[in-house]
RNA sequence: GCCUCGUUUGCUUAGUGGUAAAAGUAUUAUCCUGAAGAGAUAGUGAUGGGAGUUCGAUUCUCUCACGGGGCA
Numbered sequence: 001g002c003c004u005c006g007u008u009u010g011c012u013u014a015g016u017g018g019u020a021a022a023a024g025u026a027u028u029a030u031c032c033u034g035a036a037g038a039g040a041u042a043g044u045g046a047u048g049g050g051a052g053u054u055c056g057a058u059u060c061u062c063u064c065a066c067g068g069g070g071c072a
Base pairs, nucleotide, nucleotide: 001071002070003069004068005067006066007065010025011024012023013022018055027043028042029041030040031039048064049063050062051061052060
């Protein structure tokens, strides 16, 4: 330099062109306990930047950034 895959809560992953973006873990509060742990209930928190297509984009297209793999 070229090709290819990926980027979603703090972390690990789902997800689909349409109203509340889901799960595990973590965290906060309450209950429980003599206290903690475990457990129960509830809550908080995310679509890498920009542009385009569309009535509507996290999803489709382009570009940039970053990361993984391959070729030279």
Molecule: transfer RNA
Organism: Laccaria amethystina